Predicted 3D model of a 527-nucleotide part of an RNA (small-subunit ribosomal RNA, 5' domain) from an uncultured rumen bacterium. Rfam family: Bacterial small subunit ribosomal RNA. Gene Ontology terms of the family: structural constituent of ribosome and ribosome.

Context: one part of a larger RNA
RNA sequence: GAUGAACGCUGGCGGCAGGCUUAAUACAUGCAAGUCGGACGGUAACAUGCGGGUAGCAAUACCUGUGAUGACGAGUGGCGGAUGGGUGCGUAACGCGUAUGCAACCUGCCCCUUAUUGGAGGAUAACGUUGUGAAAACGGCGAUAAUAUUCCAUGUGUACCCUGGGGGGCAUCCCUUGGGGUAUAAAGAUUCAUUGAUAAGGGAUGGGCAUGCGUACCAUUAGGUAGUUGGCGGGGUAACGGCCCACCAAGCCGACGAUGAUUAGGGGUCCUGAGAGGGCAACCCCCCACACUGGAACUGAGACACGGUCCAGACUCCUACGGGAGGCAGCAGUAGGGAAUAUUGGGCAAUGGAGGCAACUCUGACCCAGCCAUGCCGCGUGAAGGAAGGCGGUCCUAUGGAUUGUAAACUUCUUUUGUUGCAGAGUAAAGGCGGGGACGCGUCCCCGUGUGAGAGUAUGCGACGAAUAAGCAUCGGCUAACUCCGUGCCAGCAGCCGCGGUAAUACGGAGGAUGCAAGCGUUAUCC
Numbered sequence: 001g002a003u004g005a006a007c008g009c010u011g012g013c014g015g016c017a018g019g020c021u022u023a024a025u026a027c028a029u030g031c032a033a034g035u036c037g038g039a040c041g042g043u044a045a046c047a048u049g050c051g052g053g054u055a056g057c058a059a060u061a062c063c064u065g066u067g068a069u070g071a072c073g074a075g076u077g078g079c080g081g082a083u084g085g086g087u088g089c090g091u092a093a094c095g096c097g098u099a100u101g102c103a104a105c106c107u108g109c110c111c112c113u114u115a116u117u118g119g120a121g122g123a124u125a126a127c128g129u130u131g132u133g134a135a136a137a138c139g140g141c142g143a144u145a146a147u148a149u150u151c152c153a154u155g156u157g158u159a160c161c162c163u164g165g166g167g168g169g170c171a172u173c174c175c176u177u178g179g180g181g182u183a184u185a186a187a188g189a190u191u192c193a194u195u196g197a198u199a200a201g202g203g204a205u206g207g208g209c210a211u212g213c214g215u216a217c218c219a220u221u222a223g224g225u226a227g228u229u230g231g232c233g234g235g236g237u238a239a240c241g242g243c244c245c246a247c248c249a250a251g252c253c254g255a256c257g258a259u260g261a262u263u264a265g266g267g268g269u270c271c272u273g274a275g276a277g278g279g280c281a282a283c284c285c286c287c288c289a290c291a292c293u294g295g296a297a298c299u300g301a302g303a304c305a306c307g308g309u310c311c312a313g314a315c316u317c318c319u320a321c322g323g324g325a326g327g328c329a330g331c332a333g334u335a336g337g338g339a340a341u342a343u344u345g346g347g348c349a350a351u352g353g354a355g356g357c358a359a360c361u362c363u364g365a366c367c368c369a370g371c372c373a374u375g376c377c378g379c380g381u382g383a384a385g386g387a388a389g390g391c392g393g394u395c396c397u398a399u400g401g402a403u404u405g406u407a408a409a410c411u412u413c414u415u416u417u418g419u420u421g422c423a424g425a426g427u428a429a430a431g432g433c434g435g436g437g438a439c440g441c442g443u444c445c446c447c448g449u450g451u452g453a454g455a456g457u458a459u460g461c462g463a464c465g466a467a468u469a470a471g472c473a474u475c476g477g478c479u480a481a482c483u484c485c486g487u488g489c490c491a492g493c494a495g496c497c498g499c500g501g502u503a504a505u506a507c508g509g510a511g512g513a514u515g516c517a518a519g520c521g522u523u524a525u526c527c
Stems, first nucleotide, its partner, number of pairs: 001526003005523005012379006018372002020337001025335003029332003034079003039076002042072002046070003049066007086290003095215008105207002110203008118152004127142006157184012188195002216262001218260001223253003228250004233245003265287004270279003292313005315326004343369001345368003351365001352363004382413004392404005418464006427454001432449008471516005476497003482511005492499002
């Protein structure tokens, strides 16, 4: 000098930041991933219309029917739940950083381009009916729809096989252009504007793989290795590869530190230092790994998937004892551990994300508010004048003097802050709705309307009144700051040297002083 700090004493305000470093311990409760009726059959709830009925003179009310309409519970289907958010267990590794390569690869949504969108079928949920079970849930039978699913056609193309031509390179090879054969597509919705679907090429984005170099400590760890090292052939993968398998060979790594043990997420950064270097890995950003523990795959463009599935295990809960349910290292919150770390808050107004044509819905991401001097920064606790140098305190050489001290009193002034009154933002732009305009005709522009959680907050203006606001540590030397009293190697102090045994500037108190200041000291850690 620094800190995600803690402890002691003290504490006025604001801005900006930060806030479980320990038990990756266990978790009550709520919320954190849905959305689309413009894919579908439908209609549980709400509302509207229409039909019927009851009451009433009527208006109307009630009952009932009807998916006809707005909508919509549950269901089929699509897209998204692989992002966002959390944590640092594991990992000494192509994990990370940096630089390259892929003639060995994939890529939903998005953009551009080319071509197409013809016909046919069988099911299944919801539903009805029926059964088992305490429940979770699971069946039987019957009916139905689709952008669910199957088949046929077409084949611009694409993939594979056979066969010619041309070009190129970096070993394996790559690109391009012909002929023949085989295989292979599609889906509708609609307000008629569009939007979707299929095949293929290119782009963009995101990923996968490989390689050079760098990346802690122990030699009181010296040998390690049998799919091990390489080859041939196959399997598998998006793709290369002992990734896996059969066979063949006997290799491969190692004092330039293999193997083993210990510790640890890596980087940008951050702290310190003149630098070199040393240390750190909180907050924020990038990458990685993990999601009760271990294992596995399914679906999918993408996962071996935090709030998905299956199996095993530990733990907790329900049970009719037959069987079931669960996973906060999401946001709050609880217990426990600990020196120690916050609210079971508000809002989608903004930014961003998912779905949707959109309106919109969802969003503990995010934006805000609450708590905490945890830190940094700023402001204040008044200013000017004022000597009888008062009273009191303390000290002394004591009828007196020194000091506290311009300090106070007193006079004048100011009003940051405070209290109070009134006004009151920016953050809001779009989208939507209404009107108008331009052209490239589906995009853009203009006008109006309208949208704020924070918040009656920030801020402004006025009124009142010095009013509401100072502590902590130290004073032997290092080290700025000295006297008196008490104590008497006691009580105690102490970072080091060392103080204390009767005149202690070192202990305790007082007066005074010094240093910092809403903080000041102590402890811990790093340079």